[in-house]
About this RNA
The part of an RNA shown here (small-subunit ribosomal RNA, 3' minor domain) has 144 nucleotides and comes from an archaeon. It matches the Rfam family "Archaeal small subunit ribosomal RNA". It was read from a public genome assembly.
Context: one part of a larger RNA
RNA sequence: CACCGCCCGUCACGCCAUGGGAGCCGGAAGGACCUGAAGUCGGCGAGCUAACCGAAAGGAAGCAGUCGCCUAGGGUCAAGUCGGUGACUGGGGCGAAGUCGUAACAAGGUAGCCGUAUCGGAAGGUGCGGCUGGAUCACCUCCU
Numbered sequence: 001c002a003c004c005g006c007c008c009g010u011c012a013c014g015c016c017a018u019g020g021g022a023g024c025c026g027g028a029a030g031g032a033c034c035u036g037a038a039g040u041c042g043g044c045g046a047g048c049u050a051a052c053c054g055a056a057a058g059g060a061a062g063c064a065g066u067c068g069c070c071u072a073g074g075g076u077c078a079a080g081u082c083g084g085u086g087a088c089u090g091g092g093g094c095g096a097a098g099u100c101g102u103a104a105c106a107a108g109g110u111a112g113c114c115g116u117a118u119c120g121g122a123a124g125g126u127g128c129g130g131c132u133g134g135a136u137c138a139c140c141u142c143c144u
Stems, first nucleotide, its partner, number of pairs: 003108001005105001008101002011098001013095004018090003023085005031077005039070001041068004047063003052059002111132009
């Protein structure tokens, strides 16, 4: 490049990240319950035993064994949490020259905008209430 301007939304195409999603897979740390090796400790200890006591019998002490507590590990369950994945689905961002219209910007050709309800391929339309950040004409008030 100045109205042969600017510009809005749907739709189509491409790329990117992302929300929802029956679920599926995995991680970490916990919880409840079940199970529970070795071992210390504790109970019992009919069986066993050179050192101590005893003349002996036996005692003391100890061992095996057995029970219990604790417990590594294993298992089950439910909830949460983090990550991945998921048919389908929602919008978003970006992308010289796609489609449909023309909502906004000059009174943008129905002034615009805000809230809300409703309707419509889309921008949007209509109703109600509000604002002037509305042009034009006239009048009123105030200020200079």